About this RNA
This is a predicted structure of a 341-nucleotide part of an RNA (large-subunit ribosomal RNA, domain IV) from a Patescibacteria group bacterium. It matches the Rfam family "Bacterial large subunit ribosomal RNA". A reference for the family is Cannone et al. (2002), "The comparative RNA web (CRW) site: an online database of comparative sequence and structure information for ribosomal, intron, and other RNAs", BMC Bioinformatics.

Context: one part of a larger RNA
Parts: sequence; C1' cells; structure tokens
RNA sequence: CUCUCGUUAAGGAACUCGGCAAAAAAGCAGCCGUAAGUUAGCAAUAAGGCUUGGCUCCAGCAAUGGAGCCCGCAGCGAAAGAGCCCAGGCGACUGUUUAUCAAAAACUUAGGUCCCUGCAAAAUCGUAAGACGAUGUAUAGGGGCUGAUGCCUGCCCAAUGCUCGAAGGUCAAACCCGCUGGUGAUGUUCUGACGCAAGUCAGGAAGGAGCCGGAGGCCUAAGCCCGAGUGAAUGGCGGCCGUAACUAUAACGGUCCUAUGGUAGCGAAAUUCCUUGUCGGGUAAGUUCCGACCCGCACGAAUGGCAUAACGAUCUGGGCACUGUCUCAACGAGAGAUCCG
Repeated sequence: CUCUCGUUAAGGAACUCGGCAAAAAAGCAGCCGUAAGUUAGCAAUAAGGCUUGGCUCCAGCAAUGGAGCCCGCAGCGAAAGAGCCCAGGCGACUGUUUAUCAAAAACUUAGGUCCCUGCAAAAUCGUAAGACGAUGUAUAGGGGCUGAUGCCUGCCCAAUGCUCGAAGGUCAAACCCGCUGGUGAUGUUCUGACGCAAGUCAGGAAGGAGCCGGAGGCCUAAGCCCGAGUGAAUGGCGGCCGUAACUAUAACGGUCCUAUGGUAGCGAAAUUCCUUGUCGGGUAAGUUCCGACCCGCACGAAUGGCAUAACGAUCUGGGCACUGUCUCAACGAGAGAUCCG
C1' cells in the first nucleotide's frame, strides 16, 4: 500500500449524478393509540407512547392479572428478528423476461371490443393419407387491438383495406365459325410390264378425309374500372385578413382550400425546440420537484383520453432519525503485497 472487519472528539449529507455504501430506530410480544385517502376490502404492525427481570401475598383449574418489596449500567439482559413519513410520474394488482452487463414504465393478465367460423367448421401442420382444433359445437373455437375499476371514447368513407352489389366498360385459355400454309390416307382414274382370266407390280393425274400450324371473328368467368357500406379497419382531423368608446384581446365577420378541419379531458408533460418560459410553494440560496398559466416547435380519445384506492428490489423531489459519505482523517484486528534478515 491492497482487501475484509472494528472503534472514533466536534459537526451531521457539508459527500455525491444520487444518502451509493454504512449506520440507525422499532423488532409480526402485551397494553394504549392510529390520519389523509378509499373500489369500504383496505390504508395499518400506519404514525406515536408505555411495559417487559426476581421474590412474597391475593384472585384464578391454569394461562394470566393486581399489590408490595429486591438487584443491576442494562430485565425481548446473548444470537436471530420491519427504519419511518410527505408528495408526484408510470404500470391497476399477483405473475413473466434479455441463462452470462438491462427486472423495468417492457411482456402477460382479468376486463373491453372487432373480425372469422353452422361442423366433413374456421384457423394450423402435411405432397397426400391424415392429424390438430375436439371426443369441443357460437355461453364454442381461432385471430387482431386495447388492458383492473370509474367517467368517457368526438368529426372525416376523399385515399388504402375489407364487405356487399351488379346495369355498363375492359378482359384469359378453351369451344365454335369460316379463311389460309404444310403434309396427305382409303378409294377413283391413266400409262407400262407380267398373266388365258381374276389380278399383281412400277410410274403418273385429279381429288381431298385426317393431322400439324397461322391470322381473324363470335361467345365468355373472376378480377379491375364502377355503385354503396364500414373507424375499438390502415389512417386523417387547415390557412390568411379584419373587427369592441384607453390599450390589449377578439365572442363576431370575410375569404381560400379540404374528405373533415382536433370535441371532452389533459397540457413546458416519460411529449415544450426557444427554455433555467412566467407566477406561486419549498431552500439562506432550487436548470431538479410540487401547484398553476396556456404562446400544445410537435397532447388527445381502445397505436385509447383523463382520474384512481391498493400494490412496486420501479423512477423523481422533500423531511425525521441515523451515521467516517464528508469536514479530515486517526487507531486497532486478520489476510495479502512489498522491504530487511
């Protein structure tokens, strides 16, 4: 010097990003007592105060209670065994998660709502058989979003999606219709050879079935164009100018654009750039915090809005108690390192 511990005058968070770490009080014993808030269950061991040993007597079956006395620095006599309060954000809660840097405000959740599915169900796996769903049957099953509870959830269907519709337009391969290119069978016929004849062989002509194509026409499904509906579907929810008898502001008016121009509630917010906005509170002093204001760069209603008791190894601000966190360091114990031998 390093690590792990112990003690410390006076002060007591002045340390620090931050009371991190440490300390401390009370210890799910008894008696008393207990606020706001609240979903009436809680909050709550709220907070706070007192008592705790031994002996004798009395009451009692006893636990235990009452009275008197005794001892100690100390009576839950050791160890173990909640620090507490105030206010706010987020998430209702219990639960789950990044095995090995993140436990959370993330995920889940009960509850809400929308869509699909009538059973050989939809959805999913598989080429299929088949399986699962389910030995279930719409009070069931699958999927999406939201996320207890309370009060609520506004406007826009122009775009995108989905659902329904079918008059018209567009539109595939086939089928059919003639036209056309190539190839071309049986049969017919001509010539030659052979044959008594029937006929056989070789070559040619007209003819055109069938097959392989080509261009076109007719008819024609879904889809798309088209019409309507639909937001707890994807999403969206304006600008400029003027105006009141101080000033300021604008209930009011005008105009442009749009599918419609943000309702309730909240608001410098986990969202506010300017910004340490302004005012108030708390402090001697407060970029944080709390309460307001509203000029919302760029909140806003199930990508939910606003409240909310309880809960939280959550985050933020304040306080009491307490302390070597600090002023400011000192000493001691053990282990190590280093030095000397």

Its mean pLDDT, the model's own confidence on a scale to 100, is 85.